[in-house]
RNA sequence: UGUCCCCGCACGGGAGAGUGCUGAUCGGGUCGGACACCGGCCGGAUCGGACGCCGAAGGAGCAACUCCUCCCCAGGAAUCUCUCAGGCCCCAGAACCGUGCGGGAAGG
Repeated sequence: UGUCCCCGCACGGGAGAGUGCUGAUCGGGUCGGACACCGGCCGGAUCGGACGCCGAAGGAGCAACUCCUCCCCAGGAAUCUCUCAGGCCCCAGAACCGUGCGGGAAGG
């Protein structure tokens, strides 16, 4: 000390799948009786249950190949598979990509 590589931060982009069913609580509107109360209907919020579904946080699994005389063991990738976790209106999150900045390693 520039590029490549690794890590972190900021900004931008960033998909998929029930805004379904059901129970409880809260309050809103409306109808029936004059009111209260009670009952019915509509939709909202929160918490939970069962089932269905998605995969691009994280996690797990493995091929070729490597090691070994051979076998076994071990190592061995992913946006592939599994779906534990997470998610299924919006928001948030989001692998990955781009730009900028900081640090590190390697080489000179």